[in-house]
RNA sequence: GAUCGUUUCUCUGGAGACGCCUGUUUUAUUACAGGGGCCGAAGGUGCAAGCGACGCGCAAGCGUCUUGAAUCUCUCAGGCAAAAGGACAGAGGAUGCUAU
Repeated sequence: GAUCGUUUCUCUGGAGACGCCUGUUUUAUUACAGGGGCCGAAGGUGCAAGCGACGCGCAAGCGUCUUGAAUCUCUCAGGCAAAAGGACAGAGGAUGCUAU
C1' cells in the first nucleotide's frame, strides 16, 4: 500500500400488530394509571446437524453431557395512527483492533 473483516459516524430504503375499554386529565385519544386483545425486526431466551468428552458394545452403533446459527422460537424487555425507534440491506467516511 492492497484485499477481506471488526467497531463507529453520516445518508438512503426498511415490515408487523387495538387510534380497544374504564377512570382521571387536556384546546386536542393530550397525558397518565388500571384492564383486556395483539405484533416480532432493538436487546434478551430456547435448539438441529456437526465438533468434543464420558459410558455401553466384538463391531456397526446407541445413550448421556457439553458446545452450538437464523428473519426459526418464546414474548421477559420492546412495540401496536403519525413522529421516533427499527433487524437487515445499499452508498460514503473514520478507525488501524484481527487476518492475508